RNAcentral holds the sequence, with entries from ENA. This is a predicted structure of a 1420-nucleotide RNA (small-subunit ribosomal RNA) from an uncultured bacterium. It matches the Rfam family "Bacterial small subunit ribosomal RNA". Its family is annotated with ribosome and structural constituent of ribosome in the Gene Ontology.

RNA sequence: UGCAAGUCGAGCGAAAUUUUGAGAGCUUGCUCUCAAAAUUUAGCGGCGGACGGGUGAGUAACACGUGGGCAACCUGCCCUGUAGACUGGGAUAACUUCGGGAAACCGAAGCUAAUACCGGAUAAUCUUUUUUGCCACAUGGCAGAUAAGUAAAAGUUGGGUCUACCUAACACUACAGGAUGGGCCCGCGGCGCAUUAGCUAGUUGGUAAGGUAACGGCUUACCAAGGCGACGAUGCGUAGCCGACCUGAGAGGGUGAUCGGCCACACUGGGACUGAGACACGGCCCAGACUCCUACGGGAGGCAGCAGUAGGGAAUCUUCCGCAAUGGACGAAAGUCUGACGGAGCAACGCCGCGUGAACGAUGAAGGCCUUCGGGUCGUAAAGUUCUGUUGUUAGGGAAGAACAAGUACCGUUCAAAUAGGGCGGUACCUUGACGGUACCUAACCAGAAAGCCACGGCUAACUACGUGCCAGCAGCCGCGGUAAUACGGAGGGGGUUAGCGUUGUUCGGAAUUACUGGGCGUAAAGCGCACGUAGGCGGAUUGGAAAGUAUGGGGUGAAAUCCCAGGGCUCAACCCUGGAACGGCCUUGUAAACUCCCAGUCUAGAGUUCGAGAGAGGUGAGUGGAAUUCCAAGUGUGGAGGUGAAAUUCGUAGAUAUUUGGAGGAACACCAGUGGCGAAGGCGGCUUACUGGUCCGGAACUGACGCUGAGGUACGAAAGCUGGGGGAGCGAACGGGAUUAGAUACCCCGGUAGUCCCAGCCGUAAACGAUGGAUACUAGGUGUUGGAGGUUCGAAUCCUUCAGUGCCGGAGUUAACGCAUUAAGUAUCCCGCCUGGGGAUUACGAUCGCAAGAUUGAAACUCAAAGGAAUUGACGGGGGCCCGCACAAGCGGUGGAGCAUGUGGUUUAAUUCGAAGCAACGCGAAGAACCUUACCUGGGCUCGAAAUGCAGAUGACAUCCGGCGAAAGCCGGCUCCCGCAAGGGCAUCUGUAUAGGUGCUGCAUGGCUGUCGUCAGCUCGUGUCGUGAGAUGUUGGGUUAAGUCCCGCAACGAGCGCAACCCUCGUCCUCUGUUGCCAUCAGGUUAUGCUGGGCACUCUGAGGAGACUGCCGGUGAUAAACCGGAGGAAGGUGGGGAUGACGUCAAGUCAGCAUGGCCUUUAUGUCCAGGGCCACACACGUGCUACAAUGGCCGAUACAAAGCGUCGCAAUCUCGCAAGAGUGAGCUAAUCGCAGAAAGUCGGUCUCAGUUCGGAUCGUAGGCUGCAACUCGCCUGCGUGAAGUCGGAAUCGCUAGUAAUCGCGGAUCAGCAUGCCGCGGUGAAUACGUUCCCGGGCCUUGUACACACCGCCCGUCACAUCACGAAAGCUGGCUGUACUAGAAGUAGCCGUUCCAACCCGCAAGGGGGAAGGUCCUAA
Repeated sequence: UGCAAGUCGAGCGAAAUUUUGAGAGCUUGCUCUCAAAAUUUAGCGGCGGACGGGUGAGUAACACGUGGGCAACCUGCCCUGUAGACUGGGAUAACUUCGGGAAACCGAAGCUAAUACCGGAUAAUCUUUUUUGCCACAUGGCAGAUAAGUAAAAGUUGGGUCUACCUAACACUACAGGAUGGGCCCGCGGCGCAUUAGCUAGUUGGUAAGGUAACGGCUUACCAAGGCGACGAUGCGUAGCCGACCUGAGAGGGUGAUCGGCCACACUGGGACUGAGACACGGCCCAGACUCCUACGGGAGGCAGCAGUAGGGAAUCUUCCGCAAUGGACGAAAGUCUGACGGAGCAACGCCGCGUGAACGAUGAAGGCCUUCGGGUCGUAAAGUUCUGUUGUUAGGGAAGAACAAGUACCGUUCAAAUAGGGCGGUACCUUGACGGUACCUAACCAGAAAGCCACGGCUAACUACGUGCCAGCAGCCGCGGUAAUACGGAGGGGGUUAGCGUUGUUCGGAAUUACUGGGCGUAAAGCGCACGUAGGCGGAUUGGAAAGUAUGGGGUGAAAUCCCAGGGCUCAACCCUGGAACGGCCUUGUAAACUCCCAGUCUAGAGUUCGAGAGAGGUGAGUGGAAUUCCAAGUGUGGAGGUGAAAUUCGUAGAUAUUUGGAGGAACACCAGUGGCGAAGGCGGCUUACUGGUCCGGAACUGACGCUGAGGUACGAAAGCUGGGGGAGCGAACGGGAUUAGAUACCCCGGUAGUCCCAGCCGUAAACGAUGGAUACUAGGUGUUGGAGGUUCGAAUCCUUCAGUGCCGGAGUUAACGCAUUAAGUAUCCCGCCUGGGGAUUACGAUCGCAAGAUUGAAACUCAAAGGAAUUGACGGGGGCCCGCACAAGCGGUGGAGCAUGUGGUUUAAUUCGAAGCAACGCGAAGAACCUUACCUGGGCUCGAAAUGCAGAUGACAUCCGGCGAAAGCCGGCUCCCGCAAGGGCAUCUGUAUAGGUGCUGCAUGGCUGUCGUCAGCUCGUGUCGUGAGAUGUUGGGUUAAGUCCCGCAACGAGCGCAACCCUCGUCCUCUGUUGCCAUCAGGUUAUGCUGGGCACUCUGAGGAGACUGCCGGUGAUAAACCGGAGGAAGGUGGGGAUGACGUCAAGUCAGCAUGGCCUUUAUGUCCAGGGCCACACACGUGCUACAAUGGCCGAUACAAAGCGUCGCAAUCUCGCAAGAGUGAGCUAAUCGCAGAAAGUCGGUCUCAGUUCGGAUCGUAGGCUGCAACUCGCCUGCGUGAAGUCGGAAUCGCUAGUAAUCGCGGAUCAGCAUGCCGCGGUGAAUACGUUCCCGGGCCUUGUACACACCGCCCGUCACAUCACGAAAGCUGGCUGUACUAGAAGUAGCCGUUCCAACCCGCAAGGGGGAAGGUCCUAA
């Protein structure tokens, strides 16, 4: 903005237009008049606008659902029946004239009609009065008689006769009935909050009146004081209800879109009018907000109808076609109206169906990706060949949905006097399609036009490579990502689904995680602190009755649609149609009587009463006793006492402590005393007494279910605390002082106030615990103890039985396990209380209680992915038990102080290469850095490279040698191939290519090797058994050992890796061997020497064997294992030493010894060369050497080893040199020769306690050796110089016997260079009571909130930032209550002084009656 409610001219007057006819005027084609017909319509009038359509704001209600009731009601149009429709009257719109207003509209005067309005007649089965009979569920109902009262349109149309009437249809009136639609009442049912517990004055009832269609406090007056409520009133919050829909095995839980039923609403609030029906979506009045018009005076409006617009929002459509069908309003009908409805449009929003092609097709194409480089995979997939045409495009054909009604003609029947006409039924003809040229059918054409989305770590179907590197990111939960990510990103592949797929939100399920079906409460969340008792719930035996529950049969209802089943229709399906079943329900009516309830009666087994006897720290009051502490007085008596781990504060010469005597006062009651007793729990302890509660036992009598539990309620209720008054000895929060300590607001000590005690009153809580509510019954035992009774016995003790308590152990059963187990946590019943992840929170707010402290009740926001229980294995403990080790102790010698050597840190530097880091890095890698090594720095060079391999091409050289430049490397130049007859081959260089190279990174990607716990005695497995399981047992226990070594026992029996032994070496003996070793005997020789002959006896060499096993004896032990002692023996209990290192730990060490994945580099992070550096030096640390001296230094003389090494070597001898060393060079490839004189020792001398004849650093100088080279930067020698240091703080290391200490010797590396390292022998001690402590380790056990395992875990304050909740002076909004003021519209009543045609009274005026206005009530 348009449309969605109009219609009827066959109710009425009137007007306009058209046609026809007649007439008049005349400018003969116009105007006017009359009549008839038709069409249209503003107005009056009737019916309908109360239906249909929309929405869910309100409503927790008889609103809805379901089932009943109305004897307390209404009902237009519709149907049936009966009766009727007679006779009068006065107005008023329209219209005309005048006026007001911008408009909307209004006012005045005048005229007119009706199916508009008002009288009268007639009439009852209606209403009222009186009354009779019958019936009923109370009030009452039905039928009859009697008296009074009450109605309407002579209308409209058709027909006939003909203006008198008759008839039909429609309309009208009254009454009775029906149908339909409503109204009212009642039972039952369906939300949350008790941090809402009391609500209510018309409130509850009665009487009377009014009002309504009707009952009723619905309203009014009066009377009474009631009514509702823990079975949840009232209040607050939320919400339309249902059929149904989603989910679920069901029970349930959630929802109330579409379709259908009901309700409520129509801009917000109030109100009535009209009407059959409304308090009315497209009607009226008033108030308010908003929008619009305006001449500013005043007016208009209501999309939660259909479309559509704006806004809001994560988000929701066309301003379409048609009344053809179905339905509705009006009409007699044609018909008109109908955004109801029928259709189309938009949106993959849902459901269903279909397609995007089918068959063949290997060279397994190209390409992508992966790769073990062989291949694999995408993959018959593609290409290609043949075919089909669903859908699509084009063309042609083409529906059903239509039945009516009306008209015409005819037939039957009926009304009627009627062969008019009408009603009802039928036949024929005629006409009606929005969708739509749609569905469908046919033909032609082309594989042509048509595939995406998600995920691939597990749950959960589906895996690889690359990129990234705790970044970027993912994530539903667990979690992934820190350089090899199936988890991130893109890719290839495979998986799922498909015109869809994934995400988000919501609901149910899984969730037995609110448990009715179907859970729990000892320790996981959960038993009220305890009892009494109200309501309620539950309740012993038996008889009869009744029939509420219950069971069963019948009837009514449970709308349709939906769900289910069976058929049918669209090609199938979705969808639609028909029938059935179902709708767990409610109402009603029979029957049954076992069980529960109810009524009546009876019983004694539950419960209780009476009697007798008993035990007891049960309670309350009064009295009384002794011990002890403290204080007071006095005596004796002295200098300390007290206290502690040790002290001090404190007391004491003013006489303490100690001791004696007397006195005062308060509190508590030793022994007895006991998992003993009593009590509901809290709790109760000297003795006597008064009062009093409960309980047990025994045996009779009595009552007759009187019982159990117990929401609310009430009483009691430790300690501390509070109020008032007493009391106060000891003890003792707070407080003071002394100690301890880093501090010590603590533990310890010295004091000490409240309090502790009594009386009266509060508080009401505790780990108030058995962490276990009460009652009843049942279900193996054993053993103590308390109080009774019985039996046995002459009696006692003992023993047996039994009742009531109180403990322990234990079976079935139970429990997650631990455990419980007749005193249940077992098996059952009844009742109560309580729980529902952790924190927030024994909190906040509110309420109740309290003097206060506080108690009771008791959330949410927010936050976490856990919190928790029981048990297991470890680890740990300033837990326990047992045991071991140079672990401590007992000893000896060192380090830490000095100087130097060496390694490290730090610093420095061009570089001071790198690694190692507590023990377990630091004389370590390095068994040897001047160059080299060398990895570092500076500088100079090379680039297929310094070294390796393959292929292709080119060249004939390369190397050596020579020359030049240069620090060298290298560059430049010169000379310049070999074999072979040839083909060719060899060698070498250059170029290209594939590759080399890297001491570059990662030891947290690795192999191998190593360190360490630790040479500690442990670590495991199979089978069996136990446990739900993790796991346990074995492996623990009693002994013993160096040992998990062995023995015994044992639900274990065996086995493996470790221990031990087997191996090497040393110690004794034997056999063999006999040179280079040896020399006892024999012989020879020498100044001397196994030097020689000879020998192999001895030593020795190096092969083999013997020997030692707790074998023997005694003792101890359990008769075992074993231990102690002894004998013999070279050696005695693993004879000494070595090698040998379990499962594992430390992400221990090493990518720089080697190997190796990945990454990085390639004219350099590779490689060559020269020089430098690794050797620096305010400093700190580790490991050593030499010392500080007389157990010594120095000088002289002199004795005794072992184990090694040597031809690139060891080197004798001789000569030279003070010496280092040089020259010469015999011998030796070594039991032959050499290094090679061992030193400490012994003998003698000297020094005489000093910074020295100790000590040797440092420095000067002169030499030697190695080596291209000794400056940075080697070693040695001579002479000179002669530092620190006089035995070392805190602390700390090694060692148990041929050991420590001390003394020298050799070797590897090596040109040279050890105070280091690895070996060798000489001399050669001291001490061990012992296991308390320190350190480390092993076994058993215990606790644990630890498991990265105590270097663990973890608490609180504070600081900063952020979030959430509470409080806060105040400020503000919404809803609501009460009181008061004002009060629009409007109904009824009252008033009505103003006004009025009909009808009534009256001659009239006027009155009755009606209207305006006022009053009462009331919204904003």

Its mean pLDDT, the model's own confidence on a scale to 100, is 82.